[in-house]
Context: one part of a larger RNA
RNA sequence: CUGGGCUUAAAGCGUUCGUAGCUUGGUCGUUAAGUCUCUGGGGAAAUCUUCUGGCUUAACCAGAAGGCGUCUCAGAGAAACUGGCGACCUUGGGACCGGGAGAGGUAAGACGUACUUCGGGGGUAGGAGUGAAAUCUUGUAAUCCCCGAGGGACGACCGAUGGCGAAGGCAUCUUACCAGAACGGCUCCGACAGUGAGGGACGAAAGCUGGGGGAGCAAACCGGAUUAGAUACCCGGGUAGUCCCAGCCGUAAACGAUGUGCGUUAGGUGUGUCAGUGACCACGAGUCACUGAGGUGCCGAAGGGAAACCGUGAAACGCACCGCCUGGGAAGUACGGUCGCAAGGCUGAAACUU
Numbered sequence: 001c002u003g004g005g006c007u008u009a010a011a012g013c014g015u016u017c018g019u020a021g022c023u024u025g026g027u028c029g030u031u032a033a034g035u036c037u038c039u040g041g042g043g044a045a046a047u048c049u050u051c052u053g054g055c056u057u058a059a060c061c062a063g064a065a066g067g068c069g070u071c072u073c074a075g076a077g078a079a080a081c082u083g084g085c086g087a088c089c090u091u092g093g094g095a096c097c098g099g100g101a102g103a104g105g106u107a108a109g110a111c112g113u114a115c116u117u118c119g120g121g122g123g124u125a126g127g128a129g130u131g132a133a134a135u136c137u138u139g140u141a142a143u144c145c146c147c148g149a150g151g152g153a154c155g156a157c158c159g160a161u162g163g164c165g166a167a168g169g170c171a172u173c174u175u176a177c178c179a180g181a182a183c184g185g186c187u188c189c190g191a192c193a194g195u196g197a198g199g200g201a202c203g204a205a206a207g208c209u210g211g212g213g214g215a216g217c218a219a220a221c222c223g224g225a226u227u228a229g230a231u232a233c234c235c236g237g238g239u240a241g242u243c244c245c246a247g248c249c250g251u252a253a254a255c256g257a258u259g260u261g262c263g264u265u266a267g268g269u270g271u272g273u274c275a276g277u278g279a280c281c282a283c284g285a286g287u288c289a290c291u292g293a294g295g296u297g298c299c300g301a302a303g304g305g306a307a308a309c310c311g312u313g314a315a316a317c318g319c320a321c322c323g324c325c326u327g328g329g330a331a332g333u334a335c336g337g338u339c340g341c342a343a344g345g346c347u348g349a350a351a352c353u354u
Stems, first nucleotide, its partner, number of pairs: 003326004007308002012322001014202004021195003025089007033082002035078008048066007092192001093189003096185003104178007111155002115151008126137002163170002207248006216242002221237004259321006267299005273293008303310002327354003336347004
């Protein structure tokens, strides 16, 4: 010496399931593959060390002994550790039961205000819009008020550093079906586990294909303004799209810019869930206080950090496994491969330059 890193400097795959691999709880016995000890064989020469000798000396050369030869084969042994086999255990993990919480998912049905269109009635000169205007709309009667009918989208208040979900994400109500998590019960199984290269599945918005639908909004587009110009910001219109069904795409500042799992290390204070104990009680699945568990926020000891900050939900201290980084640009480009209907995705350089 046997790298250092990944919140923000380059770097955590968008998420999850899982194959191989790697890693893996406690006790006892056995085995002897790894491991360790001893003995023997092989382990070229040169080089290296010491000694002796030969060239006048040295370098150099020769001889002897040692060392090196990091390894391997055979035999004999050891049994702590790793591995194999057998038996047992319950703390990890799983199952079951119980009463609760939740915008978790899928499907069907129902409701609500607003908006818009149309019809009828009332009513008359404006309405709309802006910084100011104009385009626009209106005597074929608008805007406004009342009644009725149709349509599509959406789901105010409650609503919250509230909840649920692996992530994307999820919000009117009711029902059906499906799924997960937390708590409590030491009821059962008995290491069945963790991670996860490849691989599979899911995956906002936009986009694409086919078929519906189209109220509002609105890329593109057309006008009106503004301006030196105005391919914009502002205004009037407006098509894809936004919505539904079936299929594709597979990307996002897919963010906590923080991979997953396990253990260890002060507290304080909110909030939501479950369980227990106590007090109060209008006896209600009621209110309050405390305790435990597991969520979600804030503040902070130690510690960490370049700092900002993180701090039992770690970015602290450790272990297991995976992914990724190695100056900037060229470049997430070219080429090749592969996936896709396409758009493009994934993989992914170099010359050159600095």